Background
Predicted 3D model of a 343-nucleotide part of an RNA (small-subunit ribosomal RNA, central domain) from Actinophrys sol. It is recorded under the gene name rns. NCBI's taxonomy places the organism under Eukaryota, Sar, Stramenopiles, Actinophryidae, Actinophrys. RNAcentral holds the full RNA, with entries from ENA and SILVA. Its Rfam family is "Bacterial small subunit ribosomal RNA".
Context: one part of a larger RNA
RNA sequence: CUGGGUGUAAAGGGUCCUACGACGGUAGAUUAAGUUGUUAGCAUAAGAUGGAAGCAUAACUUUCAAAAGAUUUUCAAAACUGGUCUGCUAGAGUUUGGGAGAAGAUAAUAGAAGUUUUCAUGGAGGGAUGAAAUCUGUCGAUAUGAAAGCGAAUACCAGAGGCGAAGGCGAUUAUCUAGCUCAAACUGACGUUCAAGGACGAAAGGGUAGGGAGCGAACAGGAUUAGAGACCCUGGUAGUCUACCCCCUAAAAUAUGGGUGCCGGUUUUUAGAUAAAAUUCUAGAGGCCAAGUUUACGCGUUAAGCGCCCCACCUGGGAACUACGAUCGCAAGAUUGAAACUC
Numbered sequence: 001c002u003g004g005g006u007g008u009a010a011a012g013g014g015u016c017c018u019a020c021g022a023c024g025g026u027a028g029a030u031u032a033a034g035u036u037g038u039u040a041g042c043a044u045a046a047g048a049u050g051g052a053a054g055c056a057u058a059a060c061u062u063u064c065a066a067a068a069g070a071u072u073u074u075c076a077a078a079a080c081u082g083g084u085c086u087g088c089u090a091g092a093g094u095u096u097g098g099g100a101g102a103a104g105a106u107a108a109u110a111g112a113a114g115u116u117u118u119c120a121u122g123g124a125g126g127g128a129u130g131a132a133a134u135c136u137g138u139c140g141a142u143a144u145g146a147a148a149g150c151g152a153a154u155a156c157c158a159g160a161g162g163c164g165a166a167g168g169c170g171a172u173u174a175u176c177u178a179g180c181u182c183a184a185a186c187u188g189a190c191g192u193u194c195a196a197g198g199a200c201g202a203a204a205g206g207g208u209a210g211g212g213a214g215c216g217a218a219c220a221g222g223a224u225u226a227g228a229g230a231c232c233c234u235g236g237u238a239g240u241c242u243a244c245c246c247c248c249u250a251a252a253a254u255a256u257g258g259g260u261g262c263c264g265g266u267u268u269u270u271a272g273a274u275a276a277a278a279u280u281c282u283a284g285a286g287g288c289c290a291a292g293u294u295u296a297c298g299c300g301u302u303a304a305g306c307g308c309c310c311c312a313c314c315u316g317g318g319a320a321c322u323a324c325g326a327u328c329g330c331a332a333g334a335u336u337g338a339a340a341c342u343c
Base pairs, nucleotide, nucleotide: 003315004314005313006312007297008296012311014200015199016198017197021193022192023191025088026087027086028085029084030083031082033081034080035077036076037075040072041071044068049065050064051063052062053061054060091190092187093186094185095184096183097182098181099180103177104176105175106174107173108172109171110154114150115149116148117147118146119145120144121143125136126135162169163168205246206245207244208243209242210241214240215239219235220234221233222232257310258309259308260307261306262305264289265288266287267286268285269284270283271282272281273280292299293298316343317342318341325336326335327334328333
């Protein structure tokens, strides 16, 4: 390399879009590039196979043949692949009419809680813990009432529920934007998947400018302890929030790439269609089994079943999510990614 694989043993890219490429529904006609047969040339070392010969044999060597076979060529075939033409509607899309939704962006608004400040009442504690102490309070705290300010998050509804490509999304209202789904009509293969490339990408982290209630790395103090650089407590800075720009990683997980066809039930649920209702159908979201599959666990129409297409990836453990080089980054670092040696 091939083969065989990728839920958990090594292995699915974090996700999507997409040029090239690869692959591609159905009917007819045509072509003959691939393909198949056939004709005639021609290049082809050894080995292997069969025959013969030479070393006394064998190994070995020599020779012949068959087989194999690149390439050129003649004449055909037309099923399949390809090309061209004409159709079709089951894939795909468009339009119209409905529908659901924490899908995204921007703006405005609301209430609960918290905290700060002020005023009032009040008068000795409060707070914390396993127990305490640090801390806070007669310069009047905690508590209660009133007023004002501020920031962040949105109880109930809430669900095995919904939406989104993934990351993710949860108060209300408005505006803008995207996707999905159901029904009918229309277009007529317009499709699928995609190295390269592009966009998005939790948290943490970085830059500039704001903001800063609560929480809270670092840090300080109090405890605990043999010690305590921790767990517990009192504080508390970055950060958490906003705008713009970077970073580009996660157990980015369903540890399960995308598409498509086929295959038996049961039960729950979301959104539609049908309908008086039941039923039935379509598209999702869950549970449990059959067949099948799997080393097993399990999976089981949302497959890890049976097929096909495209991409990515794996090939003993460690060294090593490393070194060197390269690309990217302000940096942190990210991506790509060995070997010696060792078992």